[in-house]
RNA sequence: UAUAUUCUUCGGGGCAGGCGAAAUUCCUGACCGGCGGUGAUGACCGAUAAGGUUUAGCCCGCGACUCCCCAAAAGGGACCGAGACGGUGAGAUUCCGUCGCCGACGGUAAAGUCCGGAUGAAAGAAGAAUUAA
Numbered sequence: 001u002a003u004a005u006u007c008u009u010c011g012g013g014g015c016a017g018g019c020g021a022a023a024u025u026c027c028u029g030a031c032c033g034g035c036g037g038u039g040a041u042g043a044c045c046g047a048u049a050a051g052g053u054u055u056a057g058c059c060c061g062c063g064a065c066u067c068c069c070c071a072a073a074a075g076g077g078a079c080c081g082a083g084a085c086g087g088u089g090a091g092a093u094u095c096c097g098u099c100g101c102c103g104a105c106g107g108u109a110a111a112g113u114c115c116g117g118a119u120g121a122a123a124g125a126a127g128a129a130u131u132a133a
Stems, first nucleotide, its partner, number of pairs: 001133001004130007015029004030113002032103002034062004042054004057101002066078004083099005105116003
């Protein structure tokens, strides 16, 4: 440097007002965005260098939820949301601008934001031990 195994820790955010007997569920306005990849000549640090850091909810993939198979676990299968237009450029669905859209199940005045399964599980991240080359 790096293969494999094992272990440890970490691993999801968000509300005000109005009407009403009752709504964080309706209406009006607001707010939020898991993990890996891509990241174009963007942004930040640096000296205009070398180098480093960072950047997508709606592009690709994954997880979660829900359903099915299985006595059960493991495992497998199904399901698996949402973006256009303009600009720059050789190159952007990622940058800039404008407008828009999406969000499991159960509960309850109809829920992305409240309560619950969940002090759970997990994509994965970091670290440690052993180990192959």